A computed fold for a 349-nucleotide part of an RNA from an uncultured Pseudomonadales bacterium, annotated as small-subunit ribosomal RNA, central domain.
Context: one part of a larger RNA
RNA sequence: CUGGGCGUAAAGCGCGCGUAGGUGGUUUGUUAAGUGGGAUGUGAAAGCCCUGGGCUCAACCUGGGAACUGCAUUCCAAACUGGAGAACUAGAGUACGAUAGAGGGGGGUAGAAUUCAGAGUGUAGCGGUGAAAUGCGUAGAUAUUCUGAGGAAUACCGGUGGCGAAGGCGGCCCCCUGGAUUGAUACUGACACUGAGGUGCGAAAGCGUGGGGAGCAAACAGGAUUAGAUACCCUGGUAGUCCACGCCGUAAACGAUGUCUACUAGCCGUUGGGAGGCUUGACCUCUUAGUGGCGCAGCUAACGCGAUAAGUAGACCGCCUGGGGAGUACGGUCGCAAGAUUAAAACUC
Numbered sequence: 001c002u003g004g005g006c007g008u009a010a011a012g013c014g015c016g017c018g019u020a021g022g023u024g025g026u027u028u029g030u031u032a033a034g035u036g037g038g039a040u041g042u043g044a045a046a047g048c049c050c051u052g053g054g055c056u057c058a059a060c061c062u063g064g065g066a067a068c069u070g071c072a073u074u075c076c077a078a079a080c081u082g083g084a085g086a087a088c089u090a091g092a093g094u095a096c097g098a099u100a101g102a103g104g105g106g107g108g109u110a111g112a113a114u115u116c117a118g119a120g121u122g123u124a125g126c127g128g129u130g131a132a133a134u135g136c137g138u139a140g141a142u143a144u145u146c147u148g149a150g151g152a153a154u155a156c157c158g159g160u161g162g163c164g165a166a167g168g169c170g171g172c173c174c175c176c177u178g179g180a181u182u183g184a185u186a187c188u189g190a191c192a193c194u195g196a197g198g199u200g201c202g203a204a205a206g207c208g209u210g211g212g213g214a215g216c217a218a219a220c221a222g223g224a225u226u227a228g229a230u231a232c233c234c235u236g237g238u239a240g241u242c243c244a245c246g247c248c249g250u251a252a253a254c255g256a257u258g259u260c261u262a263c264u265a266g267c268c269g270u271u272g273g274g275a276g277g278c279u280u281g282a283c284c285u286c287u288u289a290g291u292g293g294c295g296c297a298g299c300u301a302a303c304g305c306g307a308u309a310a311g312u313a314g315a316c317c318g319c320c321u322g323g324g325g326a327g328u329a330c331g332g333u334c335g336c337a338a339g340a341u342u343a344a345a346a347c348u349c
Base pairs, nucleotide, nucleotide: 003321004320005319006318007303008302012317014201015200016199017198021194022193023192025088026087027086028085030083031082033081034080035077036076037075038074039073040072041071042070049065050064051063052062053061054060091191092188093187094186095185096183097182098181099180103177104176105175106174107173108172109171110154115149116148117147118146119145120144121143125136126135162169163168206247207246208245209244210243211242215241216240220236221235222234223233258316259315260314261313262312263311266294267293268292269291270290271289272288273287274286275285276284277283278281298305299304322349323348324347331342332341333340334339
């Protein structure tokens, strides 16, 4: 390389969009590049293979044949692939009606709670723990009532509920905006799928500048525990957590399962549409798009998966190839940095 694989053994890029490329629905005629067949030429000799002959045999030598699966030219065929042409509507899309939704961005606003401040009442404790202590408190705390400030998050509803490509998204109202589903018609007429490079998005932490800072809380300090305790527990507490703009580009970014399409028993829930039925209900049936639980066939090393496949097939991409060294070194690219990405070898078992 061929091959065999990628849920858990090594292996699916974190997720989209999309360039080149690869692949591509139905019908019809045409062409003849691929494809199939024929002919001609060539494919040196030796060698290989088959079959004779000669050295006593063999190796060796020698005659003949086959083969040389190739290339070129030419003729024929037209099923399949391709090219150019015409047409179609089952893929894809557009228009129209309707529906659900924490989908995204911006602005406003509400109540509960914590904390702080002011004022009143009130007096000796509070707090904390396994038990304590550090800490707070007669300069009046904790508790309780009223008022105010400020920041962050939205109990109940809430749900293997919903939405989103993924990351993710949750009080309420308004503005702007993306997608999905469904119904019946009309239109376009293969416009499709995948996607190396590329490009955009991408939790948390972290970084830069400027704000903000209630609670929580790395670091840090103190108190405990302990043989020690750079921890677990307690009292404090700074970055950070929040906002704006700009970086970073990684996660057990997980369904550890790439995207798209078709096909293949059933049963039970649930969400959003549509249709039908009657006994009009907290109803039943059918259908469609999701989301869950079982389960046949089949698959699997087993566990398990099982129409949301890990079944049966097809298209395209990515990735793996014993463990360690190592996702490291060097070099390149990116980054303010932290670092990210690409990615070895010696050696060793």

It matches the Rfam family "Bacterial small subunit ribosomal RNA". The sequence was found in a public genome assembly. Its mean pLDDT, the model's own confidence on a scale to 100, is 89.